The RNA shown here (transfer RNA) has 73 nucleotides and comes from a soil metagenome. Rfam family: tRNA. Rfam's curators write: Transfer RNA (tRNA) molecules are approximately 80 nucleotides in length. It is annotated as a transfer RNA. Its family is annotated with triplet codon-amino acid adaptor activity in the Gene Ontology. The prediction has a mean pLDDT of 82. The sequence is in RNAcentral, with records from ENA.
RNA sequence: GGGGCUAUAGCUCAGGUGGUAGAGCGUCUGUAUGGCAUACAGAAGGUCGAGGGUUCGAGUCCCUCUAGCUCCA
Numbered sequence: 001g002g003g004g005c006u007a008u009a010g011c012u013c014a015g016g017u018g019g020u021a022g023a024g025c026g027u028c029u030g031u032a033u034g035g036c037a038u039a040c041a042g043a044a045g046g047u048c049g050a051g052g053g054u055u056c057g058a059g060u061c062c063c064u065c066u067a068g069c070u071c072c073a
Stems, first nucleotide, its partner, number of pairs: 001072007010025004019056001027043006049065005
């Protein structure tokens, strides 16, 4: 220098053929226990890496950039 993959909640990751963003763990609250652990119920938590484009509508399609991993030279 060129190619490929990845980027979504605090962490690990889903998200069909574009149509109101989800799960597990974690955090907080409540109940059970004398307390912890644990179980159950509930809640909070997101500019979907950045900037543009297409579209009535973009996590999803197109372009550029950034970061990480990887292959070739």